[in-house]
RNA sequence: UGACAAAGGCAAACCACCUGAGAGGGUGGGACGCAAAGCCAAGGGACCUAACGAGGGACGUAUGUUCCAGGGUCAGCCUAGCCGCCACA
Numbered sequence: 001u002g003a004c005a006a007a008g009g010c011a012a013a014c015c016a017c018c019u020g021a022g023a024g025g026g027u028g029g030g031a032c033g034c035a036a037a038g039c040c041a042a043g044g045g046a047c048c049u050a051a052c053g054a055g056g057g058a059c060g061u062a063u064g065u066u067c068c069a070g071g072g073u074c075a076g077c078c079u080a081g082c083c084g085c086c087a088c089a
Stems, first nucleotide, its partner, number of pairs: 001087002009034002014029006032076001038082002042079003045074005055068005
């Protein structure tokens, strides 16, 4: 670096069951794709927000609505970090 090749690997949508308030997750089936579609939630981003929590902004007479914050999910959105098969060089 991923052109050629081999051995293999993972598994989107969808379906079934389980699980969660939800985003989502697990197992099995199934393959759209993937050379890190291996690990990691640190930065950005997307999504959820029952409980916890203290709050702050906007609107409203007010109940309240909404945004931020807080809490969470996503690594098959991007970056950083860790580790790694084969081939070429």
Model confidence (mean pLDDT): 85 of 100. c-di-GMP-I riboswitch aptamer from Nitrospira lenta, 89 nucleotides, folded computationally. The RNAcentral record of the sequence draws on Rfam. Its Rfam family is "c-di-GMP-I riboswitch aptamer". From the family's description: GEMM was predicted in a large-scale screen for bacterial structured RNA regulatory elements. Of the family's consensus pairs, 84% are formed in the model.